[in-house]
């Protein structure tokens, strides 16, 4: 000065938002009122579904050494990691995804 690698998948969590559920407010039914049903708004509603990390967490399973009594077991190690802005899904939004990207050290 140029390069290149830094594994996969589950399950979860920080985070995230409103399609359903729920809950709250206003209205419809109701002779009235209160349940039921229902419509509309509300996520500056704590939740359930759901979205979810390269720089969270955990298991597998891979991959690298070693050992052994060897159709396998086993043991050891898998380090490191600042970052926009701006675009994209899915109701919708994000620490999703583009992305270990641009840039920075």
């Nucleotide at each position: 000065c140029a390069g290149c690698u830094u594994g996969u998948u589950u399950u979860c969590u920080a985070g995230g938002g409103u399609u359903c559920c729920g809950c709250g407010g206003c209205g419809g039914c109701c002779a009235u009122g209160c349940a039921c049903c229902u419509g509309c708004c509300g996520g500056a509603c704590u939740g359930g579904u759901c979205c979810g990390a390269g720089a969270g967490a955990a298991a597998a399973c891979g991959c690298a050494c070693g050992g052994c009594a060897c159709g396998g077991c086993c043991g050891u190690g898998u380090a490191c990691a600042c970052g926009g802005a701006g675009g994209g899904a899915c109701a919708a939004a994000a620490g999703c995804c583009c992305g270990g990207g641009a840039g920075g050290a």

Model confidence (mean pLDDT): 84 of 100.
Predicted 3D model of a 105-nucleotide RNA (Guanidine-I riboswitch aptamer) from Paenibacillus mucilaginosus 3016.
The source organism's lineage runs through Bacteria, Bacilli, Caryophanales, Paenibacillus and Paenibacillus mucilaginosus.